[in-house]
RNA sequence: GGCCCCGUGGCCUAGCCUGGAUAGGGCGUCGCCUUCCGGAGGCGAAGGUCGGGGGUUCAAAUCCCCCCGGGGCCG
Repeated sequence: GGCCCCGUGGCCUAGCCUGGAUAGGGCGUCGCCUUCCGGAGGCGAAGGUCGGGGGUUCAAAUCCCCCCGGGGCCG
């Protein structure tokens, strides 16, 4: 330098191919109930520029382009 894969709350992950209206789930965190206290269990809540920018579209996590980061293969 060329090609391929990955990037989504603190962590992990689904959704992407086939665009659709408030981005789903698990762990963790916080509050309440329960308990002598804690754990477990039950109920509730906070937390996301979907890596960044631009484009297409009525509408983009999803399609197109460029860039950044990580991994792999080739030279």